[in-house]
RNA sequence: UGCUUAUCAAGAGAGGUUAAGGGACUGGCCCGAUGACGCCUCAGCAACCAGCCAAACAUGGCCCGGUGCUCCAUCCAGAAGGCAGACAUGCCUGGAAGAUAAGAA
Numbered sequence: 001u002g003c004u005u006a007u008c009a010a011g012a013g014a015g016g017u018u019a020a021g022g023g024a025c026u027g028g029c030c031c032g033a034u035g036a037c038g039c040c041u042c043a044g045c046a047a048c049c050a051g052c053c054a055a056a057c058a059u060g061g062c063c064c065g066g067u068g069c070u071c072c073a074u075c076c077a078g079a080a081g082g083c084a085g086a087c088a089u090g091c092c093u094g095g096a097a098g099a100u101a102a103g104a105a
Base pairs, nucleotide, nucleotide: 001105003103004102005101006100007099008098013042014041015040016039017038021031022030023029025078026077027076028075043070044069045068048066049065051062052061053060054059074097080093081092082091083090084089
């Protein structure tokens, strides 16, 4: 880097530092000098992997390890199809794209 599988409406923020952008992309809608984004420290969430415990299995629990995460549903929509409609739009299925984990290359 691409591939496979699983999950993505739950959950969990303070301080310091920096300085103009940021929420992946496009459109929309938002956040941001009352300091965003990023980085660091500490704290926390979760339970994918590992470990431990219970169990015949299924599975459940714990969590000091490896990752991840801690505004907004992946912020909403995106290809295609269906339903309703006051023809503004709303809802459903669901693909693509993305993120995370595990695995094999």